Context: one part of a larger RNA
RNA sequence: ACCUCGUUAAGGAACUCGGCAAUAAAGUGUUCGUAAGUUCGCAAUAAGAACUUCCUUCACCUUCAAAGGUGAAGGGCGCAGCGAAAGUACCCCAGGCGACUGUUUACCAAAAACACAGGUCCCUGCUAAACUCGCAAGAGGAUGUAUAGGGACUGAGGCCUGACCAGUGCUGGAAUGUCAAUCUUGCCGGUCUUUGCUUUCGGGUAAAGGCUGAGCGAGUGAAGCACCAGUGAACGUCCGCGGUAACUAUAACCGUGUUAAAGUAGCGUAAUCCCUUGCCAGGUAAGUUCUGGCCCGCAUGAAAGGCUUAACGACUUGGGGGCUGUCUCAACGAGGAGCCCG
Numbered sequence: 001a002c003c004u005c006g007u008u009a010a011g012g013a014a015c016u017c018g019g020c021a022a023u024a025a026a027g028u029g030u031u032c033g034u035a036a037g038u039u040c041g042c043a044a045u046a047a048g049a050a051c052u053u054c055c056u057u058c059a060c061c062u063u064c065a066a067a068g069g070u071g072a073a074g075g076g077c078g079c080a081g082c083g084a085a086a087g088u089a090c091c092c093c094a095g096g097c098g099a100c101u102g103u104u105u106a107c108c109a110a111a112a113a114c115a116c117a118g119g120u121c122c123c124u125g126c127u128a129a130a131c132u133c134g135c136a137a138g139a140g141g142a143u144g145u146a147u148a149g150g151g152a153c154u155g156a157g158g159c160c161u162g163a164c165c166a167g168u169g170c171u172g173g174a175a176u177g178u179c180a181a182u183c184u185u186g187c188c189g190g191u192c193u194u195u196g197c198u199u200u201c202g203g204g205u206a207a208a209g210g211c212u213g214a215g216c217g218a219g220u221g222a223a224g225c226a227c228c229a230g231u232g233a234a235c236g237u238c239c240g241c242g243g244u245a246a247c248u249a250u251a252a253c254c255g256u257g258u259u260a261a262a263g264u265a266g267c268g269u270a271a272u273c274c275c276u277u278g279c280c281a282g283g284u285a286a287g288u289u290c291u292g293g294c295c296c297g298c299a300u301g302a303a304a305g306g307c308u309u310a311a312c313g314a315c316u317u318g319g320g321g322g323c324u325g326u327c328u329c330a331a332c333g334a335g336g337a338g339c340c341c342g
Stems, first nucleotide, its partner, number of pairs: 002336007010328002014326001019323001029051004037042001039156001053076009077081001090321007097313002102114002118154007131140003157308004162238003167235002169231005176226003183219005188213011239257005266300001267297001278294005
């Protein structure tokens, strides 16, 4: 000097990113008492008090009786009466997020992440459903049948969920355009056979037939695409500029341009705000954090849901009470384990 413990004057979070760690208090006992809020269930053992042992007497309950239980009055002892041991939430106020119980990175993350009940949309009518696995046979779905099954998003409840179908996607439509193989047909070749005509006997030419060509046209030809509609709890997207009121400032208002439409209700310096420690107020002696307001929202916003919400949370933020070796500021003691010296 270290590890694990114990005790500590005065102060009491001044420590620290942060009361981390540790202490103390309290103690699901009895009797009282208990706020805001609320989904009326809770919140709640809220909070906060008082009592607790022993002796005597009495009353009541129970009992055949005894034992036992409850309560009252008086008294005794001690610093202390759930007197030891063991065991066991500190409490309160106010925000954020997630409704909740639950699940998760076995071995650095337990959470605001996942799930969830609830909501909405899409697919599926069953001899082989849709969908999934498999080359197939086959299997799951399901010994189920649209109050069923599959997929996607959202995530209790309450109040709500605005505009845009121009682009992309999906669904529906089938008049027209485009459009493959195929099939039909024509043309032009190649080659073989037969026949005719002609010949300078080498050949030339014509017809018919067989086979044939990555050959060239015409007709036919489905889906798709083009086209026409619909569709946002489909992918998504939701503007500028200039001027204007009798102080100033601001702009209900006006003009103009673009767009498919020009962000509605809400919320807002936010888990989202760069500037930023925004501005005002509260809390503190002093507050980049916190709370309440404000809003020119760099770059909020409505099921990638918006706002709110009782209860809940080993979540997270700020404050307070109590309490303490966290600290001012360290000391001593016990055990352990080293090193040095003798």
Large-subunit ribosomal RNA, domain IV from a Candidatus Nealsoniibacteriota bacterium, 342 nucleotides, folded computationally. Its Rfam family is "Bacterial large subunit ribosomal RNA". RNAcentral holds the full RNA, with entries from ENA and SILVA. Lineage of the source: Bacteria > Bacteria candidate phyla > Candidatus Nealsoniibacteriota.